[in-house]
Context: one part of a larger RNA
RNA sequence: GGAUGAACGCUAGCGGCAGGCUUAACACAUGCAAGUCGAACGGUAACAUUGGUGCUUGCACCAGAUGACGAGUGGCGCACGGGUGCGUAACGCGUAUGCAAUCUACCUUUUACUGGAGAAUAGCCCAGAGAAAUUUGGAAUAAUCCUCCAUAAUAUCAAUUUUUCGCAUGUUAAAUUGAUUAAAGCUCCGGCGGUAAAAGAUGAGCAUGCGUUCUAUUAGCUGGUAGGUGAGGUAACGGCUCACCUAGGCAACGAUAGAUAGGGGUCCUGAGAGGGAGAUCCCCCACACUGGUACUGAGACACGGACCAGACUCCUACGGGAGGCAGCAGUGAGGAAUAUUGGACAAUGGAGGCAACUCUGAUCCAGCCAUGCCGCGUGCAGGAUGACUGCCCUAUGGGUUGUAAACUGCUUUUAUAUAGGAAGAAACACUCCCACGUGUGGGAGCUUGACGGUACUAUAUGAAUAAGGAUCGGCUAACUCCGUGCCAGCAGCCGCGGUAAUACGUAGGGGGCGAGCGUUGUCC
Repeated sequence: GGAUGAACGCUAGCGGCAGGCUUAACACAUGCAAGUCGAACGGUAACAUUGGUGCUUGCACCAGAUGACGAGUGGCGCACGGGUGCGUAACGCGUAUGCAAUCUACCUUUUACUGGAGAAUAGCCCAGAGAAAUUUGGAAUAAUCCUCCAUAAUAUCAAUUUUUCGCAUGUUAAAUUGAUUAAAGCUCCGGCGGUAAAAGAUGAGCAUGCGUUCUAUUAGCUGGUAGGUGAGGUAACGGCUCACCUAGGCAACGAUAGAUAGGGGUCCUGAGAGGGAGAUCCCCCACACUGGUACUGAGACACGGACCAGACUCCUACGGGAGGCAGCAGUGAGGAAUAUUGGACAAUGGAGGCAACUCUGAUCCAGCCAUGCCGCGUGCAGGAUGACUGCCCUAUGGGUUGUAAACUGCUUUUAUAUAGGAAGAAACACUCCCACGUGUGGGAGCUUGACGGUACUAUAUGAAUAAGGAUCGGCUAACUCCGUGCCAGCAGCCGCGGUAAUACGUAGGGGGCGAGCGUUGUCC
RNA backbone atom coordinates (compact mmCIF):
# COMPACT_ATOMS: atom_id res chain seq x y z
C1' G A 1 0.00 0.00 0.00
C1' G A 2 -3.93 -3.51 -0.79
C1' A A 3 -7.69 -6.73 1.49
C1' U A 4 -11.73 -7.92 5.36
C1' G A 5 -18.56 -11.98 6.84
C1' A A 6 -15.00 -7.69 10.89
C1' A A 7 -15.23 -5.12 15.98
C1' C A 8 -14.47 -0.37 18.84
C1' G A 9 -14.43 5.40 19.28
C1' C A 10 -16.35 10.08 17.30
C1' U A 11 -19.69 11.63 13.50
C1' A A 12 -23.76 11.06 9.92
C1' G A 13 -28.09 13.86 4.27
C1' C A 14 -29.97 10.52 0.16
C1' G A 15 -30.09 6.46 -3.36
C1' G A 16 -28.61 1.74 -6.08
C1' C A 17 -26.34 -3.12 -5.61
C1' A A 18 -24.47 -6.70 -2.41
C1' G A 19 -23.59 -8.84 2.61
C1' G A 20 -25.18 -9.89 7.75
C1' C A 21 -23.82 -15.88 14.72
C1' U A 22 -16.59 -16.34 12.20
C1' U A 23 -18.24 -17.94 19.34
C1' A A 24 -21.97 -22.98 22.14
C1' A A 25 -23.03 -29.43 16.02
C1' C A 26 -25.30 -25.08 23.36
C1' A A 27 -30.62 -25.53 25.10
C1' C A 28 -35.12 -24.14 22.92
C1' A A 29 -41.51 -21.23 24.44
C1' U A 30 -44.80 -20.07 20.08
C1' G A 31 -46.30 -19.99 14.85
C1' C A 32 -45.40 -21.65 10.07
C1' A A 33 -41.58 -24.75 6.63
C1' A A 34 -45.08 -31.32 2.38
C1' G A 35 -48.67 -32.23 0.59
C1' U A 36 -52.15 -33.50 -3.17
C1' C A 37 -55.84 -36.48 -6.07
C1' G A 38 -63.64 -37.45 -5.41
C1' A A 39 -61.59 -38.31 -13.26
C1' A A 40 -58.99 -45.04 -8.06
C1' C A 41 -62.74 -46.52 -3.63
C1' G A 42 -66.51 -47.39 0.28
C1' G A 43 -68.93 -43.29 1.87
C1' U A 44 -71.31 -38.40 4.35
C1' A A 45 -68.87 -35.58 9.99
C1' A A 46 -69.35 -30.06 8.67
C1' C A 47 -71.09 -26.18 4.94
C1' A A 48 -74.18 -24.85 0.79
C1' U A 49 -78.03 -25.94 -3.05
C1' U A 50 -82.31 -28.62 -4.41
C1' G A 51 -86.42 -31.65 -3.30
C1' G A 52 -89.76 -33.74 0.33
C1' U A 53 -92.43 -34.13 5.19
C1' G A 54 -94.36 -31.86 9.61
C1' C A 55 -96.79 -28.05 11.46
C1' U A 56 -96.10 -23.75 16.01
C1' U A 57 -95.58 -20.14 8.68
C1' G A 58 -90.26 -19.90 9.93
C1' C A 59 -88.30 -23.39 12.33
C1' A A 60 -87.50 -28.77 12.87
C1' C A 61 -86.67 -33.37 10.47
C1' C A 62 -85.60 -36.48 6.11
C1' A A 63 -83.00 -37.58 1.23
C1' G A 64 -75.61 -38.37 -1.06
C1' A A 65 -79.96 -36.10 -5.28
C1' U A 66 -76.14 -31.94 -6.45
C1' G A 67 -71.77 -28.62 -5.33
C1' A A 68 -68.36 -30.22 -2.27
C1' C A 69 -65.87 -32.91 1.64
C1' G A 70 -64.01 -34.33 8.02
C1' A A 71 -62.00 -39.07 9.14
C1' G A 72 -60.57 -43.71 6.32
C1' U A 73 -58.61 -47.35 2.12
C1' G A 74 -55.64 -46.53 -2.38
C1' G A 75 -52.01 -43.72 -5.82
C1' C A 76 -47.96 -40.32 -6.45
C1' G A 77 -44.77 -37.18 -3.62
C1' C A 78 -42.39 -36.89 1.16
C1' A A 79 -34.66 -39.60 -1.08
C1' C A 80 -36.23 -32.89 -4.18
C1' G A 81 -36.00 -28.20 -2.26
C1' G A 82 -33.88 -25.71 2.64
C1' G A 83 -29.85 -26.01 6.85
C1' U A 84 -25.05 -26.98 9.08
C1' G A 85 -19.52 -28.26 8.80
C1' C A 86 -19.65 -32.36 13.90
C1' G A 87 -16.95 -36.18 11.82
C1' U A 88 -13.58 -37.42 7.83
C1' A A 89 -6.16 -37.19 5.94
C1' A A 90 -10.33 -40.91 3.04
C1' C A 91 -10.94 -43.06 -3.81
C1' G A 92 -13.66 -37.86 0.77
C1' C A 93 -12.44 -34.22 -2.98
C1' G A 94 -9.97 -32.74 -7.81
C1' U A 95 -8.50 -34.74 -12.43
C1' A A 96 -8.16 -38.65 -16.18
C1' U A 97 -10.08 -43.28 -17.48
C1' G A 98 -13.05 -47.77 -17.02
C1' C A 99 -17.69 -51.28 -15.78
C1' A A 100 -16.27 -57.68 -20.76
C1' A A 101 -19.28 -56.25 -13.05
C1' U A 102 -24.40 -52.54 -12.71
C1' C A 103 -29.50 -50.27 -11.47
C1' U A 104 -32.71 -46.11 -12.97
C1' A A 105 -39.78 -43.98 -10.65
C1' C A 106 -41.58 -39.85 -13.51
C1' C A 107 -40.20 -38.23 -19.09
C1' U A 108 -39.40 -39.40 -24.75
C1' U A 109 -39.57 -43.06 -28.98
C1' U A 110 -41.12 -48.00 -30.66
C1' U A 111 -43.72 -52.98 -30.46
C1' A A 112 -47.44 -56.15 -28.39
C1' C A 113 -51.35 -56.66 -24.90
C1' U A 114 -55.23 -54.82 -21.38
C1' G A 115 -59.39 -61.87 -20.93
C1' G A 116 -61.58 -64.37 -16.53
C1' A A 117 -62.25 -65.65 -11.21
C1' G A 118 -61.76 -65.19 -5.91
C1' A A 119 -60.54 -64.12 -0.65
C1' A A 120 -59.84 -60.20 2.77
C1' U A 121 -59.47 -55.42 5.38
C1' A A 122 -60.02 -50.06 7.21
C1' G A 123 -63.66 -46.38 7.67
C1' C A 124 -68.86 -47.08 9.46
C1' C A 125 -71.84 -50.05 13.29
C1' C A 126 -72.07 -52.86 18.20
C1' A A 127 -69.60 -53.78 22.98
C1' G A 128 -65.51 -52.47 26.14
C1' A A 129 -60.25 -50.54 28.68
C1' G A 130 -57.59 -45.81 29.93
C1' A A 131 -56.54 -39.34 33.24
C1' A A 132 -54.36 -38.99 28.57
C1' A A 133 -51.40 -40.89 24.65
C1' U A 134 -53.81 -44.68 22.83
C1' U A 135 -56.12 -49.42 22.54
C1' U A 136 -59.13 -54.56 22.72
C1' G A 137 -63.07 -57.84 20.93
C1' G A 138 -67.31 -58.86 17.50
C1' A A 139 -70.32 -58.55 12.91
C1' A A 140 -70.34 -56.66 8.01
C1' U A 141 -68.26 -53.82 3.21
C1' A A 142 -65.36 -51.39 -1.53
C1' A A 143 -61.38 -50.40 -4.88
C1' U A 144 -56.36 -48.61 -9.69
C1' C A 145 -55.65 -52.97 -2.30
C1' C A 146 -54.36 -58.34 -2.34
C1' U A 147 -54.47 -63.46 -4.51
C1' C A 148 -55.34 -67.19 -8.37
C1' C A 149 -56.21 -68.81 -13.59
C1' A A 150 -55.55 -67.80 -18.92
C1' U A 151 -52.46 -65.75 -22.83
C1' A A 152 -46.97 -63.94 -24.24
C1' A A 153 -41.50 -62.82 -26.19
C1' U A 154 -36.89 -59.15 -28.69
C1' A A 155 -37.70 -60.86 -21.06
C1' U A 156 -35.43 -64.64 -17.45
C1' C A 157 -33.23 -69.62 -16.83
C1' A A 158 -31.13 -74.19 -18.99
C1' A A 159 -29.19 -77.08 -23.14
C1' U A 160 -27.18 -77.58 -28.23
C1' U A 161 -24.96 -75.53 -32.84
C1' U A 162 -22.51 -71.71 -35.56
C1' U A 163 -20.17 -66.89 -35.03
C1' U A 164 -17.70 -61.39 -33.79
C1' C A 165 -14.10 -59.34 -30.68
C1' G A 166 -10.44 -59.85 -26.83
C1' C A 167 -3.82 -61.44 -24.01
C1' A A 168 -7.46 -63.85 -21.08
C1' U A 169 -11.56 -65.38 -17.25
C1' G A 170 -14.85 -64.32 -21.26
C1' U A 171 -17.89 -61.71 -24.79
C1' U A 172 -21.05 -60.24 -29.48
C1' A A 173 -24.66 -61.98 -32.87
C1' A A 174 -27.90 -65.69 -34.80
C1' A A 175 -30.72 -70.27 -34.84
C1' U A 176 -33.29 -74.50 -32.41
C1' U A 177 -35.57 -76.92 -28.09
C1' G A 178 -37.63 -76.88 -23.13
C1' A A 179 -39.27 -74.35 -18.70
C1' U A 180 -40.94 -69.70 -16.05
C1' U A 181 -43.13 -64.77 -15.53
C1' A A 182 -48.14 -59.76 -16.66
C1' A A 183 -52.10 -56.26 -16.46
C1' A A 184 -56.92 -51.96 -13.83
C1' G A 185 -59.69 -49.56 -14.55
C1' C A 186 -61.83 -44.35 -14.49
C1' U A 187 -64.33 -40.76 -17.67
C1' C A 188 -67.56 -34.67 -18.36
C1' C A 189 -66.45 -39.55 -24.25
C1' G A 190 -62.28 -34.96 -25.54
C1' G A 191 -59.21 -38.10 -22.73
C1' C A 192 -56.41 -40.05 -18.43
C1' G A 193 -54.37 -44.63 -17.21
C1' G A 194 -52.40 -50.20 -16.55
C1' U A 195 -48.91 -54.64 -18.18
C1' A A 196 -44.60 -56.85 -20.82
C1' A A 197 -40.40 -55.74 -23.85
C1' A A 198 -36.56 -52.78 -26.69
C1' A A 199 -34.01 -48.10 -27.04
C1' G A 200 -32.97 -43.04 -25.35
C1' A A 201 -32.51 -39.31 -21.72
C1' U A 202 -31.66 -38.19 -16.69
C1' G A 203 -29.95 -39.69 -12.06
C1' A A 204 -27.22 -43.11 -9.17
C1' G A 205 -23.66 -47.25 -7.79
C1' C A 206 -18.76 -49.42 -8.29
C1' A A 207 -13.44 -49.72 -9.81
C1' U A 208 -8.38 -47.83 -11.19
C1' G A 209 -3.89 -44.22 -12.11
C1' C A 210 -2.09 -39.41 -10.45
C1' G A 211 -2.54 -35.10 -6.99
C1' U A 212 -4.24 -33.63 -1.92
C1' U A 213 -1.55 -30.40 5.86
C1' C A 214 2.00 -31.13 10.02
C1' U A 215 4.97 -34.35 13.56
C1' A A 216 10.31 -39.46 13.63
C1' U A 217 10.64 -35.85 20.73
C1' U A 218 5.55 -41.75 16.66
C1' A A 219 9.69 -47.24 13.53
C1' G A 220 7.86 -51.03 13.11
C1' C A 221 2.34 -52.29 11.77
C1' U A 222 -1.27 -56.31 10.38
C1' G A 223 -4.99 -62.16 11.69
C1' G A 224 -10.30 -61.55 7.53
C1' U A 225 -4.79 -59.59 8.02
C1' A A 226 -2.47 -60.85 2.10
C1' G A 227 -3.75 -64.37 -1.60
C1' G A 228 -6.27 -68.89 -3.53
C1' U A 229 -10.56 -72.66 -4.10
C1' G A 230 -15.71 -73.15 -3.17
C1' A A 231 -20.33 -71.36 -1.31
C1' G A 232 -23.56 -67.43 0.29
C1' G A 233 -24.97 -62.38 -0.45
C1' U A 234 -25.68 -57.81 -3.63
C1' A A 235 -28.62 -54.13 -8.90
C1' A A 236 -23.42 -55.30 -9.46
C1' C A 237 -17.40 -56.78 -8.88
C1' G A 238 -14.84 -57.83 -4.55
C1' G A 239 -12.74 -61.04 2.30
C1' C A 240 -18.44 -58.00 1.24
C1' U A 241 -19.52 -62.59 4.55
C1' C A 242 -18.46 -67.74 5.65
C1' A A 243 -15.79 -72.93 5.25
C1' C A 244 -11.12 -74.90 3.83
C1' C A 245 -5.90 -74.17 2.06
C1' U A 246 -1.30 -71.25 1.62
C1' A A 247 1.76 -67.46 4.78
C1' G A 248 1.50 -63.74 3.26
C1' G A 249 0.62 -58.02 2.92
C1' C A 250 2.36 -52.66 4.25
C1' A A 251 6.76 -49.66 5.62
C1' A A 252 12.48 -44.60 5.77
C1' C A 253 9.73 -42.74 -1.73
C1' G A 254 7.52 -42.47 5.99
C1' A A 255 3.74 -47.77 7.19
C1' U A 256 1.48 -47.54 12.13
C1' A A 257 0.37 -43.81 15.76
C1' G A 258 -0.67 -38.68 17.08
C1' A A 259 -2.29 -33.50 15.88
C1' U A 260 -5.16 -30.41 12.74
C1' A A 261 -8.85 -30.06 8.82
C1' G A 262 -14.81 -30.92 5.02
C1' G A 263 -12.60 -30.85 -0.63
C1' G A 264 -12.92 -28.03 -5.24
C1' G A 265 -14.50 -23.97 -8.69
C1' U A 266 -12.91 -19.65 -6.63
C1' C A 267 -11.28 -15.21 -3.31
C1' C A 268 -7.09 -11.85 -1.29
C1' U A 269 -2.14 -10.32 -2.20
C1' G A 270 2.05 -10.15 -5.47
C1' A A 271 5.68 -7.85 -11.54
C1' G A 272 5.74 -12.95 -11.27
C1' A A 273 7.16 -17.28 -8.77
C1' G A 274 4.83 -17.81 -4.60
C1' G A 275 2.16 -16.92 0.17
C1' G A 276 -2.67 -16.78 2.62
C1' A A 277 -8.13 -17.96 2.78
C1' G A 278 -12.24 -21.68 1.61
C1' A A 279 -17.88 -16.09 4.12
C1' U A 280 -21.65 -14.99 0.07
C1' C A 281 -22.72 -17.94 -5.21
C1' C A 282 -21.99 -23.01 -7.84
C1' C A 283 -20.38 -28.57 -7.75
C1' C A 284 -19.19 -32.86 -4.59
C1' C A 285 -19.08 -35.10 0.43
C1' A A 286 -20.75 -35.78 5.52
C1' C A 287 -24.42 -35.00 9.34
C1' A A 288 -29.71 -34.22 11.50
C1' C A 289 -30.24 -34.58 20.32
C1' U A 290 -25.96 -39.05 21.11
C1' G A 291 -25.09 -44.36 19.53
C1' G A 292 -27.11 -48.51 16.78
C1' U A 293 -30.70 -51.15 13.47
C1' A A 294 -33.39 -52.25 9.63
C1' C A 295 -38.46 -51.49 7.12
C1' U A 296 -40.96 -49.25 2.90
C1' G A 297 -39.56 -47.83 -1.85
C1' A A 298 -37.10 -46.84 -8.57
C1' G A 299 -34.18 -44.33 -5.05
C1' A A 300 -32.98 -43.78 2.17
C1' C A 301 -30.39 -47.14 6.13
C1' A A 302 -34.47 -41.39 5.57
C1' C A 303 -33.63 -33.36 9.23
C1' G A 304 -39.80 -32.05 10.11
C1' G A 305 -40.58 -41.59 9.11
C1' A A 306 -40.13 -46.37 12.39
C1' C A 307 -37.72 -49.45 16.38
C1' C A 308 -34.03 -50.12 20.51
C1' A A 309 -30.55 -47.98 24.07
C1' G A 310 -28.61 -43.29 26.39
C1' A A 311 -28.55 -38.07 28.18
C1' C A 312 -31.86 -33.97 28.73
C1' U A 313 -36.81 -31.39 28.87
C1' C A 314 -42.16 -31.65 29.60
C1' C A 315 -47.33 -33.89 31.02
C1' U A 316 -49.51 -37.38 34.63
C1' A A 317 -55.24 -39.28 38.01
C1' C A 318 -48.10 -42.16 39.53
C1' G A 319 -50.58 -46.91 36.29
C1' G A 320 -48.13 -44.56 32.10
C1' G A 321 -46.99 -41.17 28.14
C1' A A 322 -44.79 -36.90 24.84
C1' G A 323 -40.45 -34.35 22.42
C1' G A 324 -35.90 -33.20 19.06
C1' C A 325 -35.16 -25.36 14.99
C1' A A 326 -27.40 -27.67 12.04
C1' G A 327 -35.69 -25.32 7.92
C1' C A 328 -37.93 -19.57 8.31
C1' A A 329 -38.77 -16.04 11.98
C1' G A 330 -38.02 -15.75 17.22
C1' U A 331 -36.01 -16.73 22.81
C1' G A 332 -32.20 -17.67 26.49
C1' A A 333 -26.96 -18.57 26.94
C1' G A 334 -21.99 -17.70 25.05
C1' G A 335 -19.50 -13.47 22.79
C1' A A 336 -15.87 -7.70 20.71
C1' A A 337 -19.86 -9.08 17.33
C1' U A 338 -24.19 -10.41 13.28
C1' A A 339 -31.24 -8.59 11.46
C1' U A 340 -38.28 -9.11 11.40
C1' U A 341 -42.02 -14.12 15.83
C1' G A 342 -43.14 -9.15 8.25
C1' G A 343 -45.99 -9.68 2.89
C1' A A 344 -47.18 -12.79 -1.38
C1' C A 345 -47.58 -17.26 -4.27
C1' A A 346 -47.94 -11.82 -8.94
C1' A A 347 -43.26 -13.97 -11.36
C1' U A 348 -39.38 -18.31 -11.56
C1' G A 349 -39.12 -23.33 -9.94
C1' G A 350 -41.08 -27.79 -7.32
C1' A A 351 -45.21 -31.76 -5.53
C1' G A 352 -50.07 -33.65 -6.63
C1' G A 353 -54.16 -33.22 -10.14
C1' C A 354 -57.20 -34.20 -17.08
C1' A A 355 -57.98 -29.48 -15.30
C1' A A 356 -59.76 -25.62 -12.39
C1' C A 357 -56.73 -25.40 -8.49
C1' U A 358 -54.33 -26.59 -3.71
C1' C A 359 -49.62 -26.64 -1.10
C1' U A 360 -44.66 -24.34 -1.21
C1' G A 361 -40.45 -19.58 5.35
C1' A A 362 -37.81 -22.83 -2.08
C1' U A 363 -38.39 -18.25 -4.27
C1' C A 364 -39.85 -13.18 -5.11
C1' C A 365 -40.39 -8.87 -2.09
C1' A A 366 -40.48 -5.55 2.05
C1' G A 367 -38.18 -4.33 7.31
C1' C A 368 -33.36 -3.52 10.38
C1' C A 369 -27.67 -2.41 10.17
C1' A A 370 -22.61 3.28 6.84
C1' U A 371 -20.97 -3.87 7.15
C1' G A 372 -18.86 -3.06 2.13
C1' C A 373 -18.68 -1.17 -3.04
C1' C A 374 -20.63 2.55 -6.38
C1' G A 375 -23.26 7.20 -7.43
C1' C A 376 -25.31 12.11 -5.82
C1' G A 377 -25.75 16.21 -2.53
C1' U A 378 -24.74 19.75 1.56
C1' G A 379 -25.16 25.31 -3.39
C1' C A 380 -23.45 28.61 -8.01
C1' A A 381 -21.78 33.52 -9.91
C1' G A 382 -20.53 38.41 -8.56
C1' G A 383 -18.87 40.96 -4.31
C1' A A 384 -12.58 44.87 -0.96
C1' U A 385 -12.93 50.38 2.23
C1' G A 386 -9.47 43.58 1.67
C1' A A 387 -15.70 46.66 5.98
C1' C A 388 -17.03 47.78 11.39
C1' U A 389 -16.14 44.19 15.09
C1' G A 390 -14.32 39.43 17.12
C1' C A 391 -10.42 35.29 17.71
C1' C A 392 -5.11 34.75 16.92
C1' C A 393 -0.14 36.73 15.96
C1' U A 394 2.85 41.20 15.97
C1' A A 395 8.76 44.46 15.29
C1' U A 396 2.30 48.04 17.40
C1' G A 397 3.38 50.02 11.42
C1' G A 398 0.49 45.96 10.70
C1' G A 399 -0.50 40.75 9.41
C1' U A 400 -4.02 36.66 9.35
C1' U A 401 -8.88 34.26 9.43
C1' G A 402 -10.61 36.20 4.07
C1' U A 403 -14.29 36.54 -1.25
C1' A A 404 -14.75 34.21 3.77
C1' A A 405 -19.10 37.32 5.59
C1' A A 406 -22.66 41.17 4.75
C1' C A 407 -24.94 42.51 0.20
C1' U A 408 -26.74 41.59 -5.19
C1' G A 409 -28.28 38.09 -8.87
C1' C A 410 -29.23 32.84 -10.10
C1' U A 411 -30.32 27.51 -9.59
C1' U A 412 -33.54 23.53 -7.08
C1' U A 413 -30.39 17.56 -7.32
C1' U A 414 -31.93 15.87 -2.51
C1' A A 415 -35.66 16.81 1.50
C1' U A 416 -41.09 18.54 1.82
C1' A A 417 -46.11 18.98 -0.42
C1' U A 418 -49.66 18.02 -4.45
C1' A A 419 -51.09 15.45 -8.99
C1' G A 420 -50.36 11.54 -12.50
C1' G A 421 -48.31 6.71 -12.48
C1' A A 422 -45.42 2.01 -14.64
C1' A A 423 -42.49 -2.33 -16.91
C1' G A 424 -42.17 -6.94 -14.65
C1' A A 425 -48.27 -10.45 -17.73
C1' A A 426 -45.68 -10.51 -25.38
C1' A A 427 -46.04 -15.53 -19.88
C1' C A 428 -49.52 -19.30 -17.53
C1' A A 429 -54.54 -20.74 -17.18
C1' C A 430 -59.68 -20.51 -19.29
C1' U A 431 -63.15 -19.95 -23.80
C1' C A 432 -63.40 -19.87 -29.19
C1' C A 433 -61.15 -20.51 -34.13
C1' C A 434 -57.35 -22.45 -37.65
C1' A A 435 -53.37 -25.97 -39.15
C1' C A 436 -51.41 -30.80 -39.62
C1' G A 437 -49.22 -37.66 -39.60
C1' U A 438 -48.90 -36.85 -34.16
C1' G A 439 -51.17 -33.11 -29.07
C1' U A 440 -48.38 -29.63 -30.37
C1' G A 441 -48.12 -24.91 -32.99
C1' G A 442 -50.53 -20.26 -34.45
C1' G A 443 -54.44 -16.49 -33.82
C1' A A 444 -58.55 -13.91 -31.17
C1' G A 445 -61.16 -12.79 -26.63
C1' C A 446 -61.32 -12.49 -21.27
C1' U A 447 -58.85 -12.43 -16.47
C1' U A 448 -54.71 -12.38 -12.80
C1' G A 449 -49.30 -7.73 -9.44
C1' A A 450 -47.05 -9.33 -3.05
C1' C A 451 -43.62 -5.42 -4.20
C1' G A 452 -46.99 -0.53 -4.49
C1' G A 453 -49.79 4.32 -5.29
C1' U A 454 -43.34 1.89 -5.15
C1' A A 455 -39.91 3.36 -9.31
C1' C A 456 -40.54 7.27 -12.54
C1' U A 457 -42.71 12.04 -14.40
C1' A A 458 -44.78 16.95 -13.73
C1' U A 459 -45.81 21.19 -10.67
C1' A A 460 -45.03 24.38 -6.21
C1' U A 461 -41.93 26.79 -2.45
C1' G A 462 -37.40 28.55 -1.07
C1' A A 463 -30.51 28.43 0.07
C1' A A 464 -34.30 26.75 2.03
C1' U A 465 -33.38 20.30 4.75
C1' A A 466 -27.65 18.33 5.10
C1' A A 467 -19.86 18.03 7.78
C1' G A 468 -17.20 15.61 10.23
C1' G A 469 -13.12 12.85 12.14
C1' A A 470 -8.02 12.06 12.69
C1' U A 471 -3.54 14.83 11.98
C1' C A 472 0.72 19.09 11.60
C1' G A 473 9.38 16.76 15.19
C1' G A 474 11.54 13.06 11.14
C1' C A 475 9.72 8.81 8.28
C1' U A 476 5.01 12.09 6.22
C1' A A 477 1.72 16.70 3.15
C1' A A 478 0.95 20.47 7.11
C1' C A 479 3.58 26.19 12.49
C1' U A 480 2.95 29.77 15.78
C1' C A 481 1.32 31.63 20.79
C1' C A 482 0.04 30.39 25.75
C1' G A 483 -0.08 26.72 29.87
C1' U A 484 2.95 22.80 32.05
C1' G A 485 8.13 22.06 33.91
C1' C A 486 11.46 14.28 33.54
C1' C A 487 5.30 16.51 36.44
C1' A A 488 0.96 15.81 33.79
C1' G A 489 1.28 13.34 29.55
C1' C A 490 2.59 11.49 24.13
C1' A A 491 4.44 7.32 21.23
C1' G A 492 3.99 2.81 14.93
C1' C A 493 9.79 3.33 15.00
C1' C A 494 13.54 6.95 16.18
C1' G A 495 12.21 9.35 20.48
C1' C A 496 9.68 14.15 23.11
C1' G A 497 8.88 16.55 28.50
C1' G A 498 14.11 18.58 34.01
C1' U A 499 11.29 27.18 32.53
C1' A A 500 11.82 30.11 25.79
C1' A A 501 8.50 22.18 24.00
C1' U A 502 6.64 23.33 15.87
C1' A A 503 6.62 16.13 19.71
C1' C A 504 2.49 16.98 26.27
C1' G A 505 -2.65 20.18 27.10
C1' U A 506 -5.64 24.33 24.89
C1' A A 507 -6.08 28.15 21.15
C1' G A 508 -5.41 30.42 16.29
C1' G A 509 -3.74 28.89 11.65
C1' G A 510 -2.45 24.96 8.10
C1' G A 511 -2.01 20.26 5.08
C1' G A 512 -4.63 15.59 3.75
C1' C A 513 -9.33 12.58 3.48
C1' G A 514 -14.57 13.24 3.36
C1' A A 515 -20.54 10.69 4.93
C1' G A 516 -17.18 9.21 6.64
C1' C A 517 -12.55 9.53 9.56
C1' G A 518 -9.40 7.12 12.93
C1' U A 519 -7.94 2.77 16.24
C1' U A 520 -7.55 -2.56 16.95
C1' G A 521 -7.40 -7.73 15.05
C1' U A 522 -6.08 -10.92 10.74
C1' C A 523 -3.67 -11.97 5.62
C1' C A 524 -0.21 -10.77 1.41

Overview: This is a predicted structure of a 524-nucleotide part of an RNA (small-subunit ribosomal RNA, 5' domain) from an uncultured bacterium.